RNA sequence: GACAGUAGCUCAGUUGGUAGAGCAUCGGACUCUUAAUCCGCUGGUCGUGGGUUCAAGUCCCACCUGUCCC
Numbered sequence: 001g002a003c004a005g006u007a008g009c010u011c012a013g014u015u016g017g018u019a020g021a022g023c024a025u026c027g028g029a030c031u032c033u034u035a036a037u038c039c040g041c042u043g044g045u046c047g048u049g050g051g052u053u054c055a056a057g058u059c060c061c062a063c064c065u066g067u068c069c070c
Stems, first nucleotide, its partner, number of pairs: 001068005008023004017054001026040004047063005
């Protein structure tokens, strides 16, 4: 100096307008049982603190952490 930080994990989130998917966990169906399959639910201070705005995951500033380059 560049990039990244959003659910337990991997990641979306379009020009600022009610935060999502898959997997996992949990419950149920099925099965002699397990696995697989199917159905449903739960789960978030969007890294931290400020600013702008009617409204911020998104824009601005500082800081923290990680990766890479000089």